Background:
Predicted 3D model of RNase P RNA and transfer RNA as a complex of 475 nucleotides. Rfam match: Bacterial RNase P class A. Its family is annotated with ribonuclease P activity, dimeric ribonuclease P complex and tRNA processing in the Gene Ontology. The prediction has a mean pLDDT of 79.
RNA sequence: AGCCGACCGGACGGCCGCGUCGCGACUGAACCUCUUCGGGGGGCCAGCUCGCGCCGAGGAAAGUCCGGACUCCACAGGGCAGGGUGGUUGCUAACGGCAACCCGGGGUGACCCGCGGGACAGUGCCACAGAAAGCAGACCGCCGGCACGCGAGUGCCGGUAAGGGUGAAACGGCGGUGUAAGAGACCACCAGCGUUCCGGGUGACCGGAGCGGCUAGGUAAACCCCACCCGGAGCAAGGUCAAGAAGAGCCGGGCGCGUCCCGGCUCGCGCAGGCGUUCGAGGGCGGCCCGCCCGAGCCUGCGGGUAGACCGCUAGAGCCUGCCGGCAACGGCAGGUCGAGAUGGAUGGCCGUCACCCGGCGCGCAAGUGCCGGGAACAGGAUCCGGCUUAUGGUCGACU
RNA sequence: GGGCCUCUAGCUCAAUGGCAGAGCUGCGGACUUUUAAUCCGUAGGUUGUCGGUUCGAGUCCGACGGGGCCCACCA
Repeated sequence: AGCCGACCGGACGGCCGCGUCGCGACUGAACCUCUUCGGGGGGCCAGCUCGCGCCGAGGAAAGUCCGGACUCCACAGGGCAGGGUGGUUGCUAACGGCAACCCGGGGUGACCCGCGGGACAGUGCCACAGAAAGCAGACCGCCGGCACGCGAGUGCCGGUAAGGGUGAAACGGCGGUGUAAGAGACCACCAGCGUUCCGGGUGACCGGAGCGGCUAGGUAAACCCCACCCGGAGCAAGGUCAAGAAGAGCCGGGCGCGUCCCGGCUCGCGCAGGCGUUCGAGGGCGGCCCGCCCGAGCCUGCGGGUAGACCGCUAGAGCCUGCCGGCAACGGCAGGUCGAGAUGGAUGGCCGUCACCCGGCGCGCAAGUGCCGGGAACAGGAUCCGGCUUAUGGUCGACU
Repeated sequence: GGGCCUCUAGCUCAAUGGCAGAGCUGCGGACUUUUAAUCCGUAGGUUGUCGGUUCGAGUCCGACGGGGCCCACCA
């Protein structure tokens, strides 16, 4: 200098302050009870009140990118379409996550990266440049023939992919034989493809032997094919209670006997448009179809009212320690432990000491040590978990 | 808290994976006594940022960033 992993996210004390819960005091009060009718006792519950006690954000609480739990949608089923994943084996509630291994690539190395199935199922695309860009191709060059020319050479016809040049990519590499020049045309070696067999491995795959044709371009984060998976919505889910709006009904009372007024109770927002009630809207899957079931309401717009309380709500795939199994991810067993539930949304501020980091000065050979000054990040729950990603201050260890 | 959309010149929008353009605006000039209108010319972009796939990315994929919209109950 680099690379990988683990851990911590200040500690203690004092003063002030905030939230939930519990206990107590005080105050209020339904109700019960005693009463000499003055009052006394108990008291579910409530309280911008006070005191005491316990507890009180994170490693990412974040982004909402994946996967679940949970709740509702009246959970038949099937097909097409759509979306996702993509080496293998395992782990897991599940996953696009994690572990180990395989293959490929990068790096001197520690190590890192890979949306890592298929391009002989088919289709598409490969700009510019270049002669030619997909079962291709003769621009220069090389070679042969013919014609012309005294000659250098020029023109025409043909052969040639070894060389030059273009490009991201030009149809195996190198050497030889061969040839007019050349060419897997032929040969040896090497790379690579297909195929058969043997051995190892659960498997991806690896190692070896033979045969074949001499060579096959890239792109699927293009359509597509293959394998596997996938219902939707989300705690503002959802449930209970209260209140109110426009009216309707019932009961009681009043008189001026009415389409009246007052009080109480019950049900409960209104208007417009469209579709529909056995010729079936709508729902059960979002786009469509078949089929089955439920089925009398459903959809859109405008307006009005309430925006309160409780449940959901936090003990859970929980956390810690030890042992065992496994390379590991992880699993099993035993013991211990309880760690926020707010909703005008609580966890903060100041001071001191210590610890950490940085800078300066001094002492010391050095390890260190003394004084002074400064710093301490990212950021905060909102139903809860498992991951990923992103932001961020430090410490320690292994390795190159 | 949850769900969804979007980002290209100063503004509004284009662009089949193949040299990023149009209209308006701005600037300069012409016309006009001058202005407006009109005509001619011209400037202006790391396509929000970073990484990946590809020969090649505004476009395809991923991660961040900014901006915007919707929602409770009577239902």